[in-house]
RNA sequence: UCCUAACUUUAGGGGUGCUUUAAUAAGCUGAGAUAAUACCCUUUGAACCUGAUAUUGUUAAUGCAAUCGAAGGGAAAAGUGAAAUGACUUCU
Numbered sequence: 001u002c003c004u005a006a007c008u009u010u011a012g013g014g015g016u017g018c019u020u021u022a023a024u025a026a027g028c029u030g031a032g033a034u035a036a037u038a039c040c041c042u043u044u045g046a047a048c049c050u051g052a053u054a055u056u057g058u059u060a061a062u063g064c065a066a067u068c069g070a071a072g073g074g075a076a077a078a079g080u081g082a083a084a085u086g087a088c089u090u091c092u
């Protein structure tokens, strides 16, 4: 000196399930489940989609949990910028 967490601005991507009630409401998990202008994610990409009416377990029920998953897809740029590790350069 570079890399980097995090933050700011603008742009973009995504999901909105299960149970119950005549209906509104209510309950469960979760960052987000009544499309909030909120939440999450943007290639260092598990936000999200396909596989999937998947497999095993759990539950009142459900991606509720794990596997699948070193699988296949998937949306960006700039600025500020610590610590540790690492890299490069210089000096002794």
Stems, first nucleotide, its partner, number of pairs: 001087002006080005011042004016036001017028003048073003054067004
Record summary
Predicted 3D model of a 92-nucleotide RNA (TPP riboswitch aptamer (THI element)) from an uncultured Bacteroidota bacterium. The model forms 95% of the base pairs in the Rfam consensus. The sequence was found by an Rfam model in a public genome assembly. Rfam family: TPP riboswitch aptamer (THI element). Its family is annotated with thiamine pyrophosphate binding in the Gene Ontology.